A computed fold for a 351-nucleotide RNA from Alkalilimnicola ehrlichii, annotated as Bacterial RNase P class A. Taxonomically the source falls in Alkalilimnicola (Bacteria, Pseudomonadati, Chromatiales, Ectothiorhodospiraceae). It matches the Rfam family "Bacterial RNase P class A". Rfam classes the family as a ribozyme.
[in-house]
């Protein structure tokens, strides 16, 4: 100097003028004055987890759904942190839908003899038995039989290399490796291990296939729900009714209650709350590899209600992308202009 990788921060600013709105105080109180606040890092997606409200006075089971290496963090999670296995990268780093195929059932196109109770296309051997030819003796061909070491196909074909053995071969035997089982050592564990022993040993893959295993799971949702007001026609008809019905996903058992439900017709529907003080922000200290926790101090930082922060002017500038809260919070994912800071890795040149 170049290329990369990981982490953190910012999100236009200042001033003037007119306008909108929350809260507090005051006043001459259908309004005005003063003060003080007023959209995001994702407010988005509605994908997860909760708080809160109601069912509700009691539960258990089945089906169903979710997650899937280990240990921690958290209110909790499918999230985060740290570690392990596997994969990618020269590396810093990144990805991971990562329990089980010896519980069972499926699937593996084409090619190939054969793709899970394996098999014989090209080959190799041919003892014994049968037939034919030929010979001095040999020998040759075919049938029957043996074989899967060599070759071929394929992503994958009865574990690999070597030695012995055999008619020819084969873990048939042996050595080493691989695999399985049981131990030792280290680690909380996942797991690691040129450690020890036994066994010739099951011929693959796939569970993001069905399935098995472990753990977790009531439901509905701020249009939840509470209160005040108003209004009527307390109308008409039907069904079930304790051996029944109803009770916030389905089914069963249990429990509670005594009513439940359908159709026709008529009337009213305005307002207040919920609504923002929080698993809150910031600073410092301590503990921890870390996520995070504890303690002390400090601050109040949007609550609209058809939906508020806008218009104009001037200057600065990083020349503004993606983009606007609607009960709240913690995550994940997606979109995105530009700027700033830091750690680490690799390459090149010079000294």
């Nucleotide at each position: 100097g170049g290329a990369g990788u990981c982490g953190g921060c910012c999100a236009g600013g200042c001033a003037g003028u007119c306008g909108c709105u929350g809260c507090a105080u005051c006043g001459u109180c259908u309004c005005g004055a003063u003060g003080u606040g007023g959209a995001g890092g994702a407010a988005a997606g509605u994908c997860c987890g909760g708080g809160c409200u109601c069912c509700a006075a009691a539960g258990g089971g089945c089906a169903g759904g979710g997650u899937g290496c280990c240990a921690g963090g958290u209110a909790a999670u499918g999230c985060c942190u740290g570690g392990g296995g596997g994969g990618c990268g020269c590396g810093a780093g990144c990805c991971u839908a990562c329990g089980g195929c010896u519980a069972g059932u499926g699937c593996c196109a084409c090619a190939g003899a054969a793709a899970a109770u394996a098999u014989a296309c090209c080959g190799c051997c041919u003892a014994a038995g049968c037939a034919c030819c030929u010979u001095a003796a040999g020998g040759g061909u075919g049938c029957c039989g043996g074989u899967a070491a060599g070759g071929g196909u394929g992503a994958a074909a009865a574990g690999g290399u070597g030695c012995g053995g055999u008619a020819a071969g084969a873990g048939c035997g042996c050595a080493c490796c691989g695999c399985g089982c049981g131990g030792g050592u280290g680690g909380u564990a996942a797991c690691a291990u040129g450690c020890c022993g036994c066994g010739g040993c099951a011929g693959g893959g796939u569970a993001a296939a069905c399935c098995c295993c472990a753990c977790c799971c009531g439901g509905a949702g701020c249009a939840a729900g509470a209160c005040c007001a108003a209004a009527u026609a307390g109308g008409g008809g039907g069904g079930c009714a304790u051996c029944g019905a109803u009770g916030u996903g389905g089914c069963c058992c249990g429990c509670a209650u005594c009513g439940c439900u359908c159709c026709c017709g008529g009337g009213u529907a305005g307002g207040u709350c919920g609504c923002u003080u929080g698993a809150g922000g910031c600073g410092c200290g301590c503990g921890g590899c870390g996520a995070c926790g504890c303690g002390c101090g400090u601050c109040c930082c949007a609550g609209a209600g058809g939906a508020a922060u806008g218009g104009c002017u001037g200057c600065c500038c990083a020349c503004g992308a993606c983009a606007g809260a609607a009960c709240c919070c913690g995550g994940c994912u997606u979109a995105u202009c530009g700027g700033c800071c830091g750690g680490c890795u690799c390459c090149c040149a010079c000294u």